[in-house]
RNA sequence: AGUUAUAAAUUAGCGCCAGGACUAUUGAUAGUUGACGAGGUAAGUAGUUAUCGAAUUUUCGGCGGAUGCUACUUUGGGUUUAUAUGCUCAUUAGGUUACUCUGAAAAAGCAAAAUUAAGAUUGUAACAAAAUAGUAAUUACAUAUAAGA
Repeated sequence: AGUUAUAAAUUAGCGCCAGGACUAUUGAUAGUUGACGAGGUAAGUAGUUAUCGAAUUUUCGGCGGAUGCUACUUUGGGUUUAUAUGCUCAUUAGGUUACUCUGAAAAAGCAAAAUUAAGAUUGUAACAAAAUAGUAAUUACAUAUAAGA
C1' cells in the first nucleotide's frame, strides 16, 4: 500500500406527533396511522410553503430538518497564456430547441406466518415524470494591459 471478513456510524422526500382519523378495552387509558419511489450538495450568509411524477383521496393537519431556487461574497471551469473587469456555468463545469437511449416504488390484488384488533412485516406481476447522458441544429465565448505565436 492492497485484498478479504466482521462490527459500528453515515447515506435527509427524511424524522417527529399536542390535533384529526382508526383499534381495543374497564371510558380514560393503552396502542395504530400519519409521503410511494425517481432525482439531487464547490464553500459561506440571507430569503423562500424546495424538483419530478405514481397512488387514492386523512399522502388531512402541525413541527423540525433538508442536497432545490433566488440574491450577495468566495473558490473553480470556459474565452491562446497571465492579471484585472465582465459574461456564463459547477467539476462530464455556456445557452436554447428537437429527437433518442436509460428508467421506480408503493398503494390495490393474491399468498405466508404472527397479532384481541386497528395496523405492521415478508413474497409476487404491471404501470411514470423530471433531470442527467447521447445525437442534430442554432447561438454566445467580451474588454483592457503584458507576453507568446

Model confidence (mean pLDDT): 75 of 100. Predicted 3D model of a 149-nucleotide RNA (glmS glucosamine-6-phosphate activated ribozyme aptamer). It matches the Rfam family "glmS glucosamine-6-phosphate activated ribozyme aptamer". Rfam links the family to the GO terms regulation of gene expression and catalytic activity. The literature on the family includes a 2004 paper in Nature by Winkler et al., "Control of gene expression by a natural metabolite-responsive ribozyme". The sequence was found by an Rfam model in a public genome assembly.